[in-house]
RNA sequence: UCCCCGGUAGCUCAGUUGGUAGAGCGGCGCUCUGUUAAAGCGAUGGUCGUAGGUUCGAGUCCUACCCGGGGAG
Numbered sequence: 001u002c003c004c005c006g007g008u009a010g011c012u013c014a015g016u017u018g019g020u021a022g023a024g025c026g027g028c029g030c031u032c033u034g035u036u037a038a039a040g041c042g043a044u045g046g047u048c049g050u051a052g053g054u055u056c057g058a059g060u061c062c063u064a065c066c067c068g069g070g071g072a073g
Stems, first nucleotide, its partner, number of pairs: 001072007010025004019056001028042004049065005
């Protein structure tokens, strides 16, 4: 320098052919219990890496850049 994969909630990750952003865990509150733990219930969660572009509409498509991993020379 070039190629490929990835970046979405505090963490691990989904998100289909562009059409309301989700799950599990964690944290919070409540119930249960003599107390804790466990269990159950409820609520809580987001600049979708950054900046532009296309579109009525972008996590998704296009361009550049940043970060992490792998490969070629």